[in-house]
Order: sequence, then C1' cells, then structure tokens
RNA sequence: ACCUUGAUUGGCGAAGGAAUCCGCCAUAAAUGCCCUCCGAAAUGGAGCGGCUGAUGACUCCUACGAUGGU
Repeated sequence: ACCUUGAUUGGCGAAGGAAUCCGCCAUAAAUGCCCUCCGAAAUGGAGCGGCUGAUGACUCCUACGAUGGU
C1' cells in the first nucleotide's frame, strides 16, 4: 500500500421533519425519467425543454396540487 473479516460508531436510500422496520456504504453508499442538441464515443457536456413522487417501506406532521362542502 492492497485485499478480506469482525466489532463499534457513523453515514446513505432523486424535493422538508419524526417514529418503526428494511437495505446499502466505510470515503463509499446517494445524486429519478423522457426529449433535443454537441460529440467518433463515453458512466461526457448543454437546455428561458417536458413529466412523476415530499416514503427505500409504513404511519404522522408540514409544504404544494386537485375536487367538493361551509
């Protein structure tokens, strides 16, 4: 220096917060999809282009949106 394993702790799971559970990572895990353009291509770059979701799963709160009522 590299590889592997264990423990502890911490971190992460496309737009906010919390509980529980699940998964992942050890400098990584993570950073949605579509369209158009540039480029030989790229896991590359760009956009007074478009679309969905506040969850990894579940529940609640908040924000936004739709419908109806008062």
Molecule: Fluoride riboswitch aptamer (crcB RNA motif)
Organism: Acidobacteriota bacterium